This is a predicted structure of a 307-nucleotide RNA (Bacterial RNase P class A) from Usitatibacter sp.
RNA sequence: GAAGCAAGCCAGACGAUCGCUGCGCCACUUCGGUUGCGCAGAGGAAAGUCGGGACUCCACAGGGCAGCGUAGCGGGUAACUCCCGUCCGCCGCGAGGCGAGGAUCAGAGCAACAGAGACGAGCCGGUUAAGUCCGGGUGAAACGGGCAAUCUCUACGCGGAGCAACACCAAAUAGGCAGACGUUGACGUGGCCCACCGAGUCUGCGGGUAGGUGGCUCGAGCCGUGCGGCAACGCAUGGCCUAGAGGAAUGAUCGUCAUAGCCCGCAAGGGCCGUAACAGAAUCCCGCUUAUCGGCUUGCUUCACAC
Numbered sequence: 001g002a003a004g005c006a007a008g009c010c011a012g013a014c015g016a017u018c019g020c021u022g023c024g025c026c027a028c029u030u031c032g033g034u035u036g037c038g039c040a041g042a043g044g045a046a047a048g049u050c051g052g053g054a055c056u057c058c059a060c061a062g063g064g065c066a067g068c069g070u071a072g073c074g075g076g077u078a079a080c081u082c083c084c085g086u087c088c089g090c091c092g093c094g095a096g097g098c099g100a101g102g103a104u105c106a107g108a109g110c111a112a113c114a115g116a117g118a119c120g121a122g123c124c125g126g127u128u129a130a131g132u133c134c135g136g137g138u139g140a141a142a143c144g145g146g147c148a149a150u151c152u153c154u155a156c157g158c159g160g161a162g163c164a165a166c167a168c169c170a171a172a173u174a175g176g177c178a179g180a181c182g183u184u185g186a187c188g189u190g191g192c193c194c195a196c197c198g199a200g201u202c203u204g205c206g207g208g209u210a211g212g213u214g215g216c217u218c219g220a221g222c223c224g225u226g227c228g229g230c231a232a233c234g235c236a237u238g239g240c241c242u243a244g245a246g247g248a249a250u251g252a253u254c255g256u257c258a259u260a261g262c263c264c265g266c267a268a269g270g271g272c273c274g275u276a277a278c279a280g281a282a283u284c285c286c287g288c289u290u291a292u293c294g295g296c297u298u299g300c301u302u303c304a305c306a307c
Stems, first nucleotide, its partner, number of pairs: 001303010012257007020041006027034002043278001047289002050287005055162004067158005072086005087101001088099004102153002107151002109147002119144002123136004166214004176205006188196002221240008258275001261272004
């Protein structure tokens, strides 16, 4: 220098103006809210909803069957189909990568093409007293084996539904229950009486709906340091608070700089474009998988060259 392998990181920066959501404080308020100030306001995957858990409700004495899942060995974790270490197998010159990797002497099932025959033992040619002995092309496999990601067996694990869970407050209308009044005329007919009309009217309670509130974001949290461990990770200690909307905010414009791209120029440099890929929180967390413009860092491998 070229080509690679592994791990990790970034995902425009700053400022101004106008908005949106949440919180705090002051003021006002018709108690619904409004104005002002301050602070905070999407991701590495917020995605797929695939594995696991927290949390909530329902179910549940114990055991078994069925069903689903997992599978070398050891470790990590709240848990996992995740992660780490290691053995074995396969791929790669290598750094490394990939592997559902228990059992086929319990039982069943399966095998393209070729081949006479493909799981049953037999078939063909020769040979012998005798399936007694020898040989046989094809094919991945021909009589002894293969496949368990086909059923099965073994061991282990798994109750169901999900924040639209669940809890609380609670209209209107309809219906329910109770009480009072009412055919000896209630209610209604604009306030009263007469008159008219003719079977309901009023009050309370309770369930549920619309709507509202909680659940809701402080948590297996994030960052640093030290110690233990090969590692995953654990322990100790210091610091930090980092969206919480709900038809759903997190935006728009302008300026300066920087990256990518395009144009001019031999070059120094100048100009244009205008934030660039995948993408958009919805109870939360740990993983996996998938998508992704451009760039950075570290360690390592192979080859070439120079000393």
Background:
Of the family's consensus pairs, 93% are formed in the model. Rfam family: Bacterial RNase P class A. By type it is a ribozyme. The prediction has a mean pLDDT of 77.